Model confidence (mean pLDDT): 83 of 100.
Large-subunit ribosomal RNA, domain I from an uncultured Erysipelotrichaceae bacterium, 541 nucleotides, folded computationally.
Its Rfam family is "Bacterial large subunit ribosomal RNA". Gene Ontology terms of the family: structural constituent of ribosome and ribosome.
Context: one part of a larger RNA
RNA sequence: CGUACAGUGGAUGCCUUGGCAUUAGAAGACGAUGAAGGACGCGAUUACCUGCGAAAAGCGACGGGGAGCUGGAUAUGAGCUUUGAUCCGUUGAUAUCCGAAUGGGGGAACCCGGUGUGAGUUAUGUCACAUCAUCCUGGUAGAAACCAAUAACUACCAGAGAAGGUACACCUAGGGAAUUGAAACAUCUUAGUACCUAGAGGAAAAGAAAGAAAAUCGAUUCCGUAAGUAGCGGCGAGCGAACGCGGAGGAGCCCAAACCAAUCUUAGGAUUGGGGUUACGGACCACGACAUGGGAUAUGUAUUUGAUAGCUGAACGACUUGGGAAAGUCGGCGAAACAGGGUGAUAGCCCCGUAAGCGAAAUUGAAUAUGACCCUAGUGAGUUCCAGAGUACGGCGGGGCACGUGGAAUCCUGCCGGAAGUUACCGAGACCACUCGGAAAGGCUAAAUACUAACUAAUGACCGAUAGUGAACCAGUACUGUGAAGGAAAGGCGAAAAGAACCCCGGGAGGGGAGUGAAAAGAUUCUGAAACUGUAUGCUU
Numbered sequence: 001c002g003u004a005c006a007g008u009g010g011a012u013g014c015c016u017u018g019g020c021a022u023u024a025g026a027a028g029a030c031g032a033u034g035a036a037g038g039a040c041g042c043g044a045u046u047a048c049c050u051g052c053g054a055a056a057a058g059c060g061a062c063g064g065g066g067a068g069c070u071g072g073a074u075a076u077g078a079g080c081u082u083u084g085a086u087c088c089g090u091u092g093a094u095a096u097c098c099g100a101a102u103g104g105g106g107g108a109a110c111c112c113g114g115u116g117u118g119a120g121u122u123a124u125g126u127c128a129c130a131u132c133a134u135c136c137u138g139g140u141a142g143a144a145a146c147c148a149a150u151a152a153c154u155a156c157c158a159g160a161g162a163a164g165g166u167a168c169a170c171c172u173a174g175g176g177a178a179u180u181g182a183a184a185c186a187u188c189u190u191a192g193u194a195c196c197u198a199g200a201g202g203a204a205a206a207g208a209a210a211g212a213a214a215a216u217c218g219a220u221u222c223c224g225u226a227a228g229u230a231g232c233g234g235c236g237a238g239c240g241a242a243c244g245c246g247g248a249g250g251a252g253c254c255c256a257a258a259c260c261a262a263u264c265u266u267a268g269g270a271u272u273g274g275g276g277u278u279a280c281g282g283a284c285c286a287c288g289a290c291a292u293g294g295g296a297u298a299u300g301u302a303u304u305u306g307a308u309a310g311c312u313g314a315a316c317g318a319c320u321u322g323g324g325a326a327a328g329u330c331g332g333c334g335a336a337a338c339a340g341g342g343u344g345a346u347a348g349c350c351c352c353g354u355a356a357g358c359g360a361a362a363u364u365g366a367a368u369a370u371g372a373c374c375c376u377a378g379u380g381a382g383u384u385c386c387a388g389a390g391u392a393c394g395g396c397g398g399g400g401c402a403c404g405u406g407g408a409a410u411c412c413u414g415c416c417g418g419a420a421g422u423u424a425c426c427g428a429g430a431c432c433a434c435u436c437g438g439a440a441a442g443g444c445u446a447a448a449u450a451c452u453a454a455c456u457a458a459u460g461a462c463c464g465a466u467a468g469u470g471a472a473c474c475a476g477u478a479c480u481g482u483g484a485a486g487g488a489a490a491g492g493c494g495a496a497a498a499g500a501a502c503c504c505c506g507g508g509a510g511g512g513g514a515g516u517g518a519a520a521a522g523a524u525u526c527u528g529a530a531a532c533u534g535u536a537u538g539c540u541u
Stems, first nucleotide, its partner, number of pairs: 001538007013526001014492002018463002020460006027452002030164001037098003040053003044076002048072002059092006068080003103112003113132007134162002136159007170201001171199005181188001185234001211217001221248005231239002252444003255388001259274006279422001281386003285380003293375003297372001299371010310358003316331005332349002334338001340352003393417007403429001425438004479486002499525001502513004
């Protein structure tokens, strides 16, 4: 070095209970009636997980279901069950202690109280139940500053009021970087991004023109286009619209005021109700109407249809090989079912299912109808009144608009100033005129849009145990760190434990027989590569 046979080792093949991504539906819950999350307990025997809570692997009621059951998880023991258990669903009861944690405290799961009622004791100690945080809102009472009155205050009463959690998602608002790019760097960019905080909803935000435009359109939002255009820019790097057009969707409304009435009034007005809501409108005056239409509503009733358990559900035998038939051969059958899975190899007809159809005592969603409730009217005249003020607007300083101060409109506002009152006011990118458009300084508003922790069903030219989640396995575990935090490894006997009785060697481990099995596949269990190790042997130096 080769060969043979072993060992070691755990690659490879095959497998999949777990992942990953997506689609559709439904949902976007919870919490002082104590959540999320935990601690400690509960079993005949019980370390862990699961379940549950001193009524403790459970109790009641109502449904489903129909033969076994006392969870994973064996075993022994003791029981339950056709007088219907176990199990599944709906709805109740119980629900220790901590935790927003809320009687006070506290180093979470502990310590210490007050008040009331009751138990117990000769009495005290003790025990049981209930209650006691803060803020907010509403109500009642009290009473001072001149009377009255009111705010505020104090006390009491009431409130399923608030708080905390979450899905590292989506949304709005308040704050708000730097790395980076500019081949350096400061304006600029990264970027109003990351991150922090507050708040909300199933969506949020926006929203019915003081618009946009050049002749017309007619709330908002989203998509495509316009367009990498017009522009902005140490005119560098880069940033980057809008109008319009095509689609998705489509929905519009309510106050304030004038005026009227009632109540109160310090006689200024205030409150409540009516009225009214837009661009020539409303009040006011005159005439006229009481019907029709609509609704985005907490709600009643009815119907229909879903969800949360379930039910029915077609059709095959023989022979051969084999450990085993679903394979092969022969002959049949079903199909609104030849999706899929299981069964000792590959099964339409063995099992579970699948197609199709059926089903709810209880809780609950949606739709429709109807009731209730709410909203809903014009014409004319043109004298008077009303139509959102420290507002619009201006100056200074900033911010936001694609727009970096620029000729910089429009929008927001920290400081200073500060209008008009419908012959008025705002806009159309400085500004002025004309023309056109519009109604600021109050508010509400579905849908189209964004997201996916959890639920149901399904899919994959996604992974197959160094992959796929960090986690297929009792994993956010073991372990590391003072802590924030970091963070593994680890799947496979067999169809069935049939898991090797009995004998022998041995202290045992282990082995040899025997037996099981198709096969030892023998529990370090499928297959069992290589490195590496050994035994035997050949060749070579």
The sequence was found in a public genome assembly.